Small-subunit ribosomal RNA, central domain from a metagenome, 350 nucleotides, folded computationally. Rfam family: Bacterial small subunit ribosomal RNA. Gene Ontology terms of the family: structural constituent of ribosome and ribosome.
[in-house]
Context: one part of a larger RNA
RNA sequence: CUGGGCGUAAAGCGCGCGUAGGCGGCUAGAUAAGUCGGGUGUGAAAGCCCCGGGCUCAACCUGGGAACUGCAUCCGAAACUGUCUGGCUAGAGUGUAAUAGAGGGAUGCGGAAUUCCGCAUGUAGCGGUGAAAUGCGUAGAGAUGCGGAGGAACACCAAUGGCGAAGGCAGCAUCCUGGAUUAACACUGACGCUGAGGUGCGAAAGCGUGGGGAGCAAACAGGAUUAGAUACCCUGGUAGUCCACGCCGUAAACUAUGUCAACUAGCCGUUGGGGGCACUUUGGCCCCUAGUGGCGCAGCUAACGCGAUAAGUUGACCGCCUGGGGAGUACGGUCGCAAGAUUAAAACUC
Numbered sequence: 001c002u003g004g005g006c007g008u009a010a011a012g013c014g015c016g017c018g019u020a021g022g023c024g025g026c027u028a029g030a031u032a033a034g035u036c037g038g039g040u041g042u043g044a045a046a047g048c049c050c051c052g053g054g055c056u057c058a059a060c061c062u063g064g065g066a067a068c069u070g071c072a073u074c075c076g077a078a079a080c081u082g083u084c085u086g087g088c089u090a091g092a093g094u095g096u097a098a099u100a101g102a103g104g105g106a107u108g109c110g111g112a113a114u115u116c117c118g119c120a121u122g123u124a125g126c127g128g129u130g131a132a133a134u135g136c137g138u139a140g141a142g143a144u145g146c147g148g149a150g151g152a153a154c155a156c157c158a159a160u161g162g163c164g165a166a167g168g169c170a171g172c173a174u175c176c177u178g179g180a181u182u183a184a185c186a187c188u189g190a191c192g193c194u195g196a197g198g199u200g201c202g203a204a205a206g207c208g209u210g211g212g213g214a215g216c217a218a219a220c221a222g223g224a225u226u227a228g229a230u231a232c233c234c235u236g237g238u239a240g241u242c243c244a245c246g247c248c249g250u251a252a253a254c255u256a257u258g259u260c261a262a263c264u265a266g267c268c269g270u271u272g273g274g275g276g277c278a279c280u281u282u283g284g285c286c287c288c289u290a291g292u293g294g295c296g297c298a299g300c301u302a303a304c305g306c307g308a309u310a311a312g313u314u315g316a317c318c319g320c321c322u323g324g325g326g327a328g329u330a331c332g333g334u335c336g337c338a339a340g341a342u343u344a345a346a347a348c349u350c
Base pairs, nucleotide, nucleotide: 003322004321005320006319007304008303012318014201015200016199017198021194022193023192025088026087027086028085029084030083031082033081034080035077036076037075038074039073040072041071042070049065050064051063052062053061054060091191092188093187094186095185096183097182098181099180103177104176105175106174107173108172109171110154115149116148117147118146119145120144121143125136126135162169163168206247207246208245209244210243211242215241216240220236221235222234223233258317259316260315261314262313263312266295267294268293269292270291271290272289273288274287275286276285277284299306300305323350324349325348332343333342334341335340
């Protein structure tokens, strides 16, 4: 090197784009690098192996053969791979016409509610809990009405729903913008798949600078509970949560299931698009297609379960695993303002 694996036992990078590389549709011709056949040369001797011989046997020695799976060169074959030259349209893409959507960015606007402030009405409580207390209130609270300020989030619609590569995305309007799907045709003509490095995006928390701050709320303070209560419950409350710009780069970043392609019973929902049938309209039935769910045959699986959205049957490429602890740690490197992230052992021990 060769093996077996990766939903839950160890193991799929959080997700894209993409370099090198690996792999790559149908068809004709050429070539002959890979590939295959044959010849020649070489592949020292000894040893190994086979058949003999010599020491009484053996070890040992010795003759012959085979082997030396290789390399070089020549001749030949042309199916497959490669290369070159043409052609094709089933992969991929472009155009045309539509469709759905919380996909992204920016700006503006809206109503409900909480809080605070002012005025008014009004009087002794309010609040909170298992029960209380801290707290607020006669300096007039709570309740009610009107007005104002400000910040954050967008009830119903709402869904087993939609969109996005993932993270994620939800009031309304406008502008800018990415992707997807469908139908019929036209065009390009393999332009493809994967992707070590690389590069971009990446929840929350956290960090830097400057704003903002209604509610909520780590820390913190107080009240309770309790044997204690550095908690659970209550009253407060600062970072933070929000915005702009810049970092961080992690997560049960989960479908714990890499991406792409092909093939393999059915049944029932639902979203988008198209077609057909029926119909006066509404309601309906069937088919195709792209998603998204529930069952289920074969098959797979240790079982659970998966089952055309596969964990089935195969192929291409990448990543990863190899007993538990030590340890995702130490050291070193790289990155970071820091927090730390990433790469990643060993001794020892069971």
Model confidence (mean pLDDT): 90 of 100.